Predicted 3D model of a 267-nucleotide RNA (Bacterial large signal recognition particle RNA) from an Oscillospiraceae bacterium. It is recorded under the gene name ffs. It matches the Rfam family "Bacterial large signal recognition particle RNA". About the family: The signal recognition particle (SRP) is a universally conserved ribonucleoprotein involved in the co-translational targeting of proteins to membranes. Lineage of the source: Bacteria > Bacillati > Bacillota > Clostridia > Oscillospiraceae.
RNA sequence: CCAUACCAGCCGGGGAAUUAGCGGAGCCCUGUACCUGAAAUCCGCUACAGCAGGGGUUCAUUCCUUUCUUGAGGGUCGAGCUAAUACGGUCUGAGUCGUAUCCUGCUGCGUUGAAGAGCGGGUCUUGCGCAAUUGGGGGCUGUGAACCAUGUCAGGUGGGGAACCAAGCAGCAUUAAGCAGUAAGCCCGAUGUGCCGCGAGGCAGCCUGCUCGGAGCAGGAGGUGCGAAGAUCGCGUGGAGGUGAGAUUCGAUUGAAAGGUGUAUGG
Numbered sequence: 001c002c003a004u005a006c007c008a009g010c011c012g013g014g015g016a017a018u019u020a021g022c023g024g025a026g027c028c029c030u031g032u033a034c035c036u037g038a039a040a041u042c043c044g045c046u047a048c049a050g051c052a053g054g055g056g057u058u059c060a061u062u063c064c065u066u067u068c069u070u071g072a073g074g075g076u077c078g079a080g081c082u083a084a085u086a087c088g089g090u091c092u093g094a095g096u097c098g099u100a101u102c103c104u105g106c107u108g109c110g111u112u113g114a115a116g117a118g119c120g121g122g123u124c125u126u127g128c129g130c131a132a133u134u135g136g137g138g139g140c141u142g143u144g145a146a147c148c149a150u151g152u153c154a155g156g157u158g159g160g161g162a163a164c165c166a167a168g169c170a171g172c173a174u175u176a177a178g179c180a181g182u183a184a185g186c187c188c189g190a191u192g193u194g195c196c197g198c199g200a201g202g203c204a205g206c207c208u209g210c211u212c213g214g215a216g217c218a219g220g221a222g223g224u225g226c227g228a229a230g231a232u233c234g235c236g237u238g239g240a241g242g243u244g245a246g247a248u249u250c251g252a253u254u255g256a257a258a259g260g261u262g263u264a265u266g267g
Base pairs, nucleotide, nucleotide: 001267002266003265004264005263006262009057010056011055012030013029014028015027020046021045022044023043024042034054035053036052037051063260064259065258066257067256068255073250074249075248076247077246080243081242082241085238086237087236088235091234092231093233094232096228097227098226099225100224101223103222104221106219107218108217109216116212117211118210119209120208121207122206123205124201125200126199127198128197129196130194131193132191133190134189135188136187137186139182140181141180142179143178149174150173151172152171157166158165159164
């Protein structure tokens, strides 16, 4: 160095989660990569860190180690941006409310006379009166007494010799108390009454008449100044959540370089 047989090795790997830790199973990534059995109410193991059974390949372009490169995807941190929401009122900015000014324009009234001033009246209070309404009284009308009211009293009764006299029921008429009614008028009282009259008081405001006066007056807006409250918005502070430059870590995968790795027999 060659041939044969065999052994090691290889026939996928990674991330998060779980776990004291490792691996599997489930999820995700890579991308092609033997099979079978059990495994989230988990399964197996212990730094040589899956278990059990079977199969393929055979010392290298294919196995192992180191270094570099590329880098899917995942983990951690994270400036910045956004802002659900909480709080604040030291900007009191917008808005709201109040007030002042008369700066602006509008509308209405005003030389057929504004503001202002004076005089009077009303509105207000009180007294009296009048009226109205209402209650009562009186008056009037009607009714109203078995006897104990009046008048007249038939009949009848009593007295008388008689003339006549007396009492008197019913009836008729009248009337007292009582009952009922009553338009106006009379008397007394009352009042949630009055475009009513007279007197006194009051007269701040308002309305109104007259006189003086001689040009303003009123309204609601806008602007400006000042003030108040408060938390709707702006503003300030914090900030769940979202997004996220970047950093770091694990890392499948791609490519490159260097190195390493048997046993037996025969020639």